[in-house]
RNA sequence: GCGGUCGUGGUUUAGUGGCAGAACUGUUGCUUCCCAAGCAACGGGCGCGGGUUCGAUUCCCGCCGACCGCA
Numbered sequence: 001g002c003g004g005u006c007g008u009g010g011u012u013u014a015g016u017g018g019c020a021g022a023a024c025u026g027u028u029g030c031u032u033c034c035c036a037a038g039c040a041a042c043g044g045g046c047g048c049g050g051g052u053u054c055g056a057u058u059c060c061c062g063c064c065g066a067c068c069g070c071a
Base pairs, nucleotide, nucleotide: 001070002069003068004067005066006065007064010024011023012022013021018054026042027041028040029039030038047063048062049061050060051059
């Protein structure tokens, strides 16, 4: 330099055009003599910039980053 795969809460991930979900973690409360466990509630996210579309996490282009391959 060229090609491919991927990028979603703090972490691991689901979501192939119409409300962004789960588990763990965090905070608060309940329970308990205390802790742990359990239960309930709450908080927190689509890498960046454009395009297509009534509507984009999703489709297209570019950039950035991670990994793999080729040279």
This is a predicted structure of a 71-nucleotide RNA (transfer RNA) from a bacterium.
Rfam family: tRNA. By type it is a transfer RNA.
Its mean pLDDT, the model's own confidence on a scale to 100, is 83.
RNAcentral holds the sequence, with entries from ENA.